[in-house]
Context: one part of a larger RNA
RNA sequence: CUGGGCGUAAAGCGCAUGUAGGUGGUUCUGUAAGUAGGGCGUGAAAGCUCCCGGCUCAACUGGGAGAGGCCGUUCUAAACUACAGAGCUAGAGGAUGGUAGAGGGAGGUGGAAUUCCGGGUGUAGCGGUGGAAUGCGCAGAUAUCCGGAGGAACACCAGUGGCGAAAGCGGCCUCCUGGUCCAUUCCUGACACUCAGAUGCGAAAGCUAGGGUAGCAAACGGGAUUAGAGACCCCGGUAGUCCUAGCCCUAAACGAUGUUUACUUGGUGUCGGUGGCCUAAUCGCCAUCGGUAUCGAAGCUAACGCGAUAAGUAAACCGCCUGGGGACUACGGCCGCAAGGUUAAAACUC
Numbered sequence: 001c002u003g004g005g006c007g008u009a010a011a012g013c014g015c016a017u018g019u020a021g022g023u024g025g026u027u028c029u030g031u032a033a034g035u036a037g038g039g040c041g042u043g044a045a046a047g048c049u050c051c052c053g054g055c056u057c058a059a060c061u062g063g064g065a066g067a068g069g070c071c072g073u074u075c076u077a078a079a080c081u082a083c084a085g086a087g088c089u090a091g092a093g094g095a096u097g098g099u100a101g102a103g104g105g106a107g108g109u110g111g112a113a114u115u116c117c118g119g120g121u122g123u124a125g126c127g128g129u130g131g132a133a134u135g136c137g138c139a140g141a142u143a144u145c146c147g148g149a150g151g152a153a154c155a156c157c158a159g160u161g162g163c164g165a166a167a168g169c170g171g172c173c174u175c176c177u178g179g180u181c182c183a184u185u186c187c188u189g190a191c192a193c194u195c196a197g198a199u200g201c202g203a204a205a206g207c208u209a210g211g212g213u214a215g216c217a218a219a220c221g222g223g224a225u226u227a228g229a230g231a232c233c234c235c236g237g238u239a240g241u242c243c244u245a246g247c248c249c250u251a252a253a254c255g256a257u258g259u260u261u262a263c264u265u266g267g268u269g270u271c272g273g274u275g276g277c278c279u280a281a282u283c284g285c286c287a288u289c290g291g292u293a294u295c296g297a298a299g300c301u302a303a304c305g306c307g308a309u310a311a312g313u314a315a316a317c318c319g320c321c322u323g324g325g326g327a328c329u330a331c332g333g334c335c336g337c338a339a340g341g342u343u344a345a346a347a348c349u350c
Base pairs, nucleotide, nucleotide: 004321005320006319007304008303012318014201015200016199017198021194022193023192025088026087027086028085029084030083031082033081034080035077036076037075038074039073040072041071042069048066049065050064051063052062053061054060091191092188093187094186095184096183097182098181103177104176105175106174107173108172109171110154115149116148117147118146119145120144121143125136126135162169163168206247207246208245209244210243211242215241216240220236221235222234223233258317259316260315261314262313263312266295267294268293269292270291271290272289273288274287275286276285277284299306300305323350324349325348332343333342334341335340
């Protein structure tokens, strides 16, 4: 390079926005770069194919013919691609009217519970475990009642429910704010898809500075267990967990399944719309659009399974894989305060 692949065998970037690039709906007209056909030129020799010869044959070799091209030039064609022009509305976007939602940010606020503090009642235990002990308690604990402080999280509702690109999002109220979906078919008229670099977001842990700290809890101390116990169990307990500002940029960041579009029997549930039937109204039924589940036709698959939310049938573009170990490593580059991240070998070995 030609291939074959990427749910679980190696392989989909954590997710998005988007530049270059690649690709691109429909009709007409033109151009002729690609494309197609013809002519001319050129395509040395050797080589290759065919024919005829020479060495006894063959290899080898002599002669003749032919083939051989991202080639040049010229003429022609105009279906396809491209380009130029003019249109269209089925893609895309907008408008109008509705719509559900833990989507995001800020401020405020509520109750339950834990802990601590003050006071009352009250007395000898409490706590903890497999059993104990460390621990707490006559300086009055545990239990119980009243009051107060403070931090963090929001029971029930709650649902293979909802929203978000992913990470993720859950008490209530207010303000600011993003996106979806449905109906109308009113407007623009291909404005689209994908996307190397780039840019932004990105759980938890971790880092810097300042605050905060109820509960929980790495480290650490103690009690047990045990041959030992660096653990599992128990009593304590600091970082941290929380907030503000700034870093870090990784996860089994998973649907282990890239994004977009089209097509291909069905059944059942559920969420959000719309239209119709029915009704006094709800309920219910039918149709349809968008999500989310489950079972399955064909088909696919090594099997498991997937099956209109495809892993089916196709198209466009990107990313990635190429035996195991060495190696999510070394070196170098870039990034980071650091921790480290990212890119990423080889020797050697099986």

A computed fold for a 350-nucleotide part of an RNA from an uncultured bacterium, annotated as small-subunit ribosomal RNA, central domain. It matches the Rfam family "Bacterial small subunit ribosomal RNA".